[in-house]
RNA sequence: GGGCCCAUGGUCCAGCGGUUAAGACGUCUCCCUUACACGGAGAAGGUCACAGGUUCGAUCCCUGUUGGGCCCA
Numbered sequence: 001g002g003g004c005c006c007a008u009g010g011u012c013c014a015g016c017g018g019u020u021a022a023g024a025c026g027u028c029u030c031c032c033u034u035a036c037a038c039g040g041a042g043a044a045g046g047u048c049a050c051a052g053g054u055u056c057g058a059u060c061c062c063u064g065u066u067g068g069g070c071c072c073a
Stems, first nucleotide, its partner, number of pairs: 001072007010025003018056001027043005049065005
């Protein structure tokens, strides 16, 4: 230098253009317990990496940038 893949709550990870971005772990509150753990109920937590474009409408499609991984040279 070239090619491919990835970027979504603190972590992991769904979401193949349309109402409110689903779930697990973690955190907090309540219940349960003599107490802790387990278990049950609920809640908080997301500028969907960034900037443009297409579209009536973009987490999703296109382009560029940034960061990470793999391969080739």
Predicted 3D model of a 73-nucleotide RNA (transfer RNA) from a Candidatus Pacearchaeota archaeon. Its Rfam family is "tRNA". Rfam classes the family as a transfer RNA.